[in-house]
RNA sequence: CGAGCCGGCCGGGUGGCCGCGUACGGGCUUCUCACGAGGACCGUCCGAGGAACGUCCGGACUCCAUAGGGCAGAGUGCUGGGUAACACCCAGUCGGGGUGACCCGCAGGAAAGUGCCACAGAAAACAGACCGCCGAUGGGCCCGCCAACCUCCGGGAUGGUGGGUCACAGGUAAGGGUGAAACGGUGCGGUAAGAGCGCACCAGCGCCCGGGGCGACCCGGGCGGCUCGGCAAACCCCACUCGGAGCAAGGCCAAGCAGAGGGACGGGCGGCCCGCCCACAUGUCCCUCGGGUAGGCCGCUAGAGCCGGCGAGCAAUCGCCGGCCGAGAUGGAUGGCCACCGCCGGUCGCAAGGCCGGCACAGAAUCCGGCGUACAGGCCGGCUCGUCAC
RNA sequence: UGCGGGGUCGUCUAACGGCAGGACGCCUGGCUCUGGACCAGGAAGUUGGGGUUCGAAUCCCUGCCCCGCAGCCA
Numbered sequence: 001c002g003a004g005c006c007g008g009c010c011g012g013g014u015g016g017c018c019g020c021g022u023a024c025g026g027g028c029u030u031c032u033c034a035c036g037a038g039g040a041c042c043g044u045c046c047g048a049g050g051a052a053c054g055u056c057c058g059g060a061c062u063c064c065a066u067a068g069g070g071c072a073g074a075g076u077g078c079u080g081g082g083u084a085a086c087a088c089c090c091a092g093u094c095g096g097g098g099u100g101a102c103c104c105g106c107a108g109g110a111a112a113g114u115g116c117c118a119c120a121g122a123a124a125a126c127a128g129a130c131c132g133c134c135g136a137u138g139g140g141c142c143c144g145c146c147a148a149c150c151u152c153c154g155g156g157a158u159g160g161u162g163g164g165u166c167a168c169a170g171g172u173a174a175g176g177g178u179g180a181a182a183c184g185g186u187g188c189g190g191u192a193a194g195a196g197c198g199c200a201c202c203a204g205c206g207c208c209c210g211g212g213g214c215g216a217c218c219c220g221g222g223c224g225g226c227u228c229g230g231c232a233a234a235c236c237c238c239a240c241u242c243g244g245a246g247c248a249a250g251g252c253c254a255a256g257c258a259g260a261g262g263g264a265c266g267g268g269c270g271g272c273c274c275g276c277c278c279a280c281a282u283g284u285c286c287c288u289c290g291g292g293u294a295g296g297c298c299g300c301u302a303g304a305g306c307c308g309g310c311g312a313g314c315a316a317u318c319g320c321c322g323g324c325c326g327a328g329a330u331g332g333a334u335g336g337c338c339a340c341c342g343c344c345g346g347u348c349g350c351a352a353g354g355c356c357g358g359c360a361c362a363g364a365a366u367c368c369g370g371c372g373u374a375c376a377g378g379c380c381g382g383c384u385c386g387u388c389a390c
Numbered sequence: 391u392g393c394g395g396g397g398u399c400g401u402c403u404a405a406c407g408g409c410a411g412g413a414c415g416c417c418u419g420g421c422u423c424u425g426g427a428c429c430a431g432g433a434a435g436u437u438g439g440g441g442u443u444c445g446a447a448u449c450c451c452u453g454c455c456c457c458g459c460a461g462c463c464a
Stems, first nucleotide, its partner, number of pairs: 001386010012341007020047002023044004028039004049361001053372002056370005061246004068274004073242005078092005093107001094105004108237002113235002115231003130176002132172003137169002139166009149156002184202006203227002205224008250298004259289007266278003291463003305324008342359007391460007400414004408444001416432005437453005
């Protein structure tokens, strides 16, 4: 210098004017006997995000038993740690990718059982055998030799043995080609032909022993020819976790109306059973039609909170001390204008610079912790590879 | 705001994890004097990306889009 990897952070800035929302304070004013409630005005403080988003997980909170047992169902899935909890995070192990920094992984069990593996191929899973090879052994046929037997002396028939031939019984899986995948690979021996059939080396698996590690697992040695396909993001098995609903939860107040019909016998309770609590018929629940209302308050934001320091830990994170308060709207506030600066684009100009336009993604709604997704531009730190120069 | 359901040719709709099929519509040709009907042929699709698998519309993850339901009183 070029190419790249990882981590952290910012995401327009400063000032002025006007506007909007909450809270607090102030005087004015309306209603009320009063307590209080409301209205506009003035002043002060504060006023979107790293993702407020998607609503994909996990919790807090509220109600239903202080959420209880079993079945069913759902989820998670290497190990250890962190956490309120998690499918998240950290550290490691194993597998895969990259020259490397480093990255990726829903990563238990296929030797419990069931199921699936299209097409092609002989065969797709406790193996089997299409072509091929062999045919040792048994069998058919032919030829030779030997033995004893019968004979009309030409031969006949039996048995044994040697050779050839057939490929019938049978043996075999080396070779062939198919496929995503074919029941270890190479070599030597062996055989009728072959084959872990035997041996050597290599690969895998199982068992045993020694060492390291909390553990997943790793390192080393020995034994056994054991050679066993893949799929569990198929059912399933194993281990662990999970009750249901959701702030339109739930509670309080106010206003107004008109009830009628049907069903169940229980309701809370939701897939089922048990259990618990409340009711036990002038009752409770459900459905349909009809009616009224479209108001207020609480929940509501001080919290697993933020910042700084010290300590423990490789880290995630945790502990202690000190300081701070940083939105609570309810048809839903957080905006507009001006000046200067920053960045980007266009244009004019030789240049300095001028003019115009723009400022990524997106915007709270009970609150947190994560994940995922979107994002113009920029800052900081660490590291790798290549090339050149010294 | 919360909860639930679903995306297959232009439209409607099929498809045990194994060549995405049908109807209507569209295009071309034939028949007809012409048009329609009819006959023959054709084009056109799994919402985007990634993963599991030999193989994905189908299974898993993550985006995008669409639809539905939910106030209170009595």

Two RNAs folded together computationally: RNase P RNA and transfer RNA, 464 nucleotides in total. Rfam match: Bacterial RNase P class A. It is annotated as a ribozyme.